[in-house]
Context: one part of a larger RNA
RNA sequence: AAUGAACGCUGGCGGCGCGUCUAAAGCAUGCAAGUCGAGCGGCAAGGGGAGCUUGCUCCCCCUAGAGCGGCGGACUGGUGAGUAACGCGUGGGUGACCUACCCCUAGGACUGGGAUAGCUGUUAGAAAUAGCAGGUAAUACCGGAUGUGGUUAUCCGACUGUGGUUGGGUAAAGAAAGGAGCUACGGCUUCGUCUAGGGAUGGGCUCGCGUCCCAUUAGGUAGUUGGUGAGGUAAAGGCUCACCAAGCCCGUGAUGGGUAGCCGGCCUGAGAGGGUGUACGGCCACACUGGGACUGAGAUACGGCCCAGACUCCUACGGGAGGCAGCAGCUAAGAAUAUUCCGCAAUGGGGGCAACCCUGACGGAGCGACGCCGCGUGGAUGAAGAAGGCUGAAAGGUUGUAAAGUUCUUUUGCUGCGGAGGAAUAAGCAAGGGAGGGAAUGCUCUUGUGAUGACGUUAAGCAGUGAAUAAGCCCCGGCUAAUUACGUGCCAGCAGCCGCGGUAACACGUAAGGGGCGAGCGUUAUUC
Numbered sequence: 001a002a003u004g005a006a007c008g009c010u011g012g013c014g015g016c017g018c019g020u021c022u023a024a025a026g027c028a029u030g031c032a033a034g035u036c037g038a039g040c041g042g043c044a045a046g047g048g049g050a051g052c053u054u055g056c057u058c059c060c061c062c063u064a065g066a067g068c069g070g071c072g073g074a075c076u077g078g079u080g081a082g083u084a085a086c087g088c089g090u091g092g093g094u095g096a097c098c099u100a101c102c103c104c105u106a107g108g109a110c111u112g113g114g115a116u117a118g119c120u121g122u123u124a125g126a127a128a129u130a131g132c133a134g135g136u137a138a139u140a141c142c143g144g145a146u147g148u149g150g151u152u153a154u155c156c157g158a159c160u161g162u163g164g165u166u167g168g169g170u171a172a173a174g175a176a177a178g179g180a181g182c183u184a185c186g187g188c189u190u191c192g193u194c195u196a197g198g199g200a201u202g203g204g205c206u207c208g209c210g211u212c213c214c215a216u217u218a219g220g221u222a223g224u225u226g227g228u229g230a231g232g233u234a235a236a237g238g239c240u241c242a243c244c245a246a247g248c249c250c251g252u253g254a255u256g257g258g259u260a261g262c263c264g265g266c267c268u269g270a271g272a273g274g275g276u277g278u279a280c281g282g283c284c285a286c287a288c289u290g291g292g293a294c295u296g297a298g299a300u301a302c303g304g305c306c307c308a309g310a311c312u313c314c315u316a317c318g319g320g321a322g323g324c325a326g327c328a329g330c331u332a333a334g335a336a337u338a339u340u341c342c343g344c345a346a347u348g349g350g351g352g353c354a355a356c357c358c359u360g361a362c363g364g365a366g367c368g369a370c371g372c373c374g375c376g377u378g379g380a381u382g383a384a385g386a387a388g389g390c391u392g393a394a395a396g397g398u399u400g401u402a403a404a405g406u407u408c409u410u411u412u413g414c415u416g417c418g419g420a421g422g423a424a425u426a427a428g429c430a431a432g433g434g435a436g437g438g439a440a441u442g443c444u445c446u447u448g449u450g451a452u453g454a455c456g457u458u459a460a461g462c463a464g465u466g467a468a469u470a471a472g473c474c475c476c477g478g479c480u481a482a483u484u485a486c487g488u489g490c491c492a493g494c495a496g497c498c499g500c501g502g503u504a505a506c507a508c509g510u511a512a513g514g515g516g517c518g519a520g521c522g523u524u525a526u527u528c
Base pairs, nucleotide, nucleotide: 001527002526003525005524006523007522008521009520012375013374014373015372016371017370018368019367020333025331026330027329029328030327031326034071035070036069039068040067046061047060048059049058050057051056052055078286079285080284087211088210089209090208091207092206093205094204097203098202102199103198104197105196106195107194108193110144111143112142113141119134120133121132122131123130124129151172152171153170154169155168156167157166158165159164178191179190180189181188182187212258213257214256219249220248221247224246225245226244227243228242229241230240231239261283262282263281264280265276266275267274268273288309289308290307291306292305311322312321313320314319339365341364342363343362347361348359349358350357351356378408379407380406381405388399389398390397391396413465414464415463416462417461422455428449429448430447431446432445433444434443472517473516474515475514476513477498478497479496483512484511485510486509487508493500494499
């Protein structure tokens, strides 16, 4: 000098930050990922209409919940257990690769089919759930056709680093889905859909270099090291397998053990260096413990699935349910670390044409002097140098302009008024223009209009009130700024080091005075 600090005494306000470092221990409760009716069938309640037997039947509209389907649940958020590793950092490679949504470009969307959930009926079960029968739809699923281009095979030519690349020809297999609006009923517009090429973004793999301690760890390794061939992957590769060879790593530290997420940074220091990795940002790993795949553009998936294990809960004992290292909150552990708060108004994300819905991300408020910064606890005047305290034999000295008194101000506090900015490029509406079009809807541009604030009794500002609401902590032997008196008598005690205390203690305790810092001051711990 510093800290994610703790402890003791004390404590007025504001701004900005930070807040389980321990048990990756266990968790009650609520919330944290949904959305789309402009993909689909349908529908409780409700509204309208018709019939009549006046409380029933039928039809239409609209719609909650559930279901099929699409996209998103691989982002965001948490934690640091594991990991000494291509994990991270940095710089390359990929002629060895993938990439949903988005942008640009080229082309297509023809023709058929059968199911299934929901539903109805029914069965088993305490439940979780499951079965059977009937029957229905789609942008769900499956055939056939076509093939710009792409893939594979083959032929010819060119190039070549001899691995392949590229141009042309031939052959084979392989696509699709509709919805909404307008209409002059011909169609048009728009969103979506299929096949390709390119881009963008994100990722996979790989290489050079760097990355803690122990030699009281010296040898380690059989898919091990390499080759050929095959399989597998989006993709190179012992990644896997068969065969062949016997290699490969190691004193420039292999192997083993210990410790540890890495970095941008942060702390310290004149620097070199040392220490550190909380918050914020990037990467990685993990999601009760261990293993596994499925789906998907993407996961071997925190709030998905399956198996095993430990634990907890429900049970009708047959069987089931669960995973806060999300936000709050509880228990435990500990020296120690917060509210079961408000809101989607802003920013961002998911879905949707949109309206909008969801969002414990986020924006805010609450608690904590935990840190940094700022402000205040009054200013001026005031000598009878008051009283009181302390001291001194006394005179006196000191506390001390300090107080009182007089006067002024009102930051802050309290009360009241007031009210900016965070909110506009939203949607919608109106007018005008543009491209295409016969026109309309639609698309797009400009202008005008235009709702929306959790915080919030906001901030700033104004007025009223009254010095009113606000000072402590440590130290005073030397280091080290600041001394006297009394008490105690090697006792009680102090102490960072040297050392104080055994009757005159500047070192213990108290008081007065003084010094330092100040809403803090000391102590402890740790780092330089």